Small-subunit ribosomal RNA, central domain from a metagenome, 352 nucleotides, folded computationally.
[in-house]
Context: one part of a larger RNA
RNA sequence: UUGGGCGUAAAGAGCUCGUAGGCGGUUCCGUCAGUCGGGUGUGAAAACUCUGGGCUCAACCCAGAGAUGCCACCCGAUACUGCGGUGACUAGAGUCCGGUAGGGGAGUGCGGAAUUCCUGGUGUAGCGGUGAAAUGCGCAGAUAUCAGGAGGAACACCAACGGCGAAGGCAGCACUCUGGGCCGGUACUGACGCUGAGGAGCGAAAGCGUGGGGAGCGAACAGGAUUAGAUACCCUGGUAGUCCACGCCGUAAACGUUGGGCACUAGGUGUGGGACCUUUCCAACGGGUUCCGUGCCGCAGCUAACGCAUUAAGUGCCCCGCCUGGGGAGUACGGCCGCAAGGCUAAAACUC
Numbered sequence: 001u002u003g004g005g006c007g008u009a010a011a012g013a014g015c016u017c018g019u020a021g022g023c024g025g026u027u028c029c030g031u032c033a034g035u036c037g038g039g040u041g042u043g044a045a046a047a048c049u050c051u052g053g054g055c056u057c058a059a060c061c062c063a064g065a066g067a068u069g070c071c072a073c074c075c076g077a078u079a080c081u082g083c084g085g086u087g088a089c090u091a092g093a094g095u096c097c098g099g100u101a102g103g104g105g106a107g108u109g110c111g112g113a114a115u116u117c118c119u120g121g122u123g124u125a126g127c128g129g130u131g132a133a134a135u136g137c138g139c140a141g142a143u144a145u146c147a148g149g150a151g152g153a154a155c156a157c158c159a160a161c162g163g164c165g166a167a168g169g170c171a172g173c174a175c176u177c178u179g180g181g182c183c184g185g186u187a188c189u190g191a192c193g194c195u196g197a198g199g200a201g202c203g204a205a206a207g208c209g210u211g212g213g214g215a216g217c218g219a220a221c222a223g224g225a226u227u228a229g230a231u232a233c234c235c236u237g238g239u240a241g242u243c244c245a246c247g248c249c250g251u252a253a254a255c256g257u258u259g260g261g262c263a264c265u266a267g268g269u270g271u272g273g274g275a276c277c278u279u280u281c282c283a284a285c286g287g288g289u290u291c292c293g294u295g296c297c298g299c300a301g302c303u304a305a306c307g308c309a310u311u312a313a314g315u316g317c318c319c320c321g322c323c324u325g326g327g328g329a330g331u332a333c334g335g336c337c338g339c340a341a342g343g344c345u346a347a348a349a350c351u352c
Stems, first nucleotide, its partner, number of pairs: 003324004007306002012320001014202004021195003025089003028085004033081002035077007048066007092192001093189003096185005104178007111155001116150007126137002163170002207248006216242002221237004259319006267297012301308002325352003334345004
């Protein structure tokens, strides 16, 4: 609970697509359902309001009048909304044409640096590690150094306050396939739009299943230290995992802790992508205008404050989601989903 809210106090769903529904541009004609006006009927009495009256007043009572949501029918109005129009339009939306930037996605191949391991050479007693040490490795020749080889994973510099993507996220190089954006043109369609309950798809890491792979790192585990203890922090090792393929899981501080769309409302200054104008003999550079993105500062306004401020948390409209004191509890039960782990939905007693 017809209220007020959702950046940080409780509250924006992780993201997108989209069904129903809600909402919806300019103009003409029609209709008159909504809407508005008038009338009739109905709207019991009591109650309520006004006027008058009766109990000495009042409460109370009586009479008259009024009012009464809604509903039905009739008549009328036509601005707005709705409905109808093989009516019209182009400013929304989309298509087309020409450009353009990009770690957007998928697959295949290739590259160099580094770590580790193996083989061989040189070489000798230490190496490693720490606050200090020890465990550990090393005369069966380690560490160091040179050459060769194997294998896996990640791509220094460029690198940005920068780019792309709906979000998760995306970075060596090349090729193939492929999505979206932006700018310019204004040829085409002619409101085809916005949102979106259910629903569907995507969705970091960890985890799970089957098979592979395994260099480094490294939960668990073992040992060495530290310590009163040390099931830790530090050190030496090290399994799962991290990687690949396919299939699950469906969560997160999935955060801008800020849902999406449209319109409007001072500026300044960086930066990424376009188009145009200008300076100049031309070009680069520079200056200006404009569209799209991304930062910082800041006015009005907003805000409890912090802060936000044309990328709004300002001013409005449309649609969805969500909140309603703390704990109990994102739990129990039930249902649905999952191989499991668990996820989604979601209380109450009791208590402060």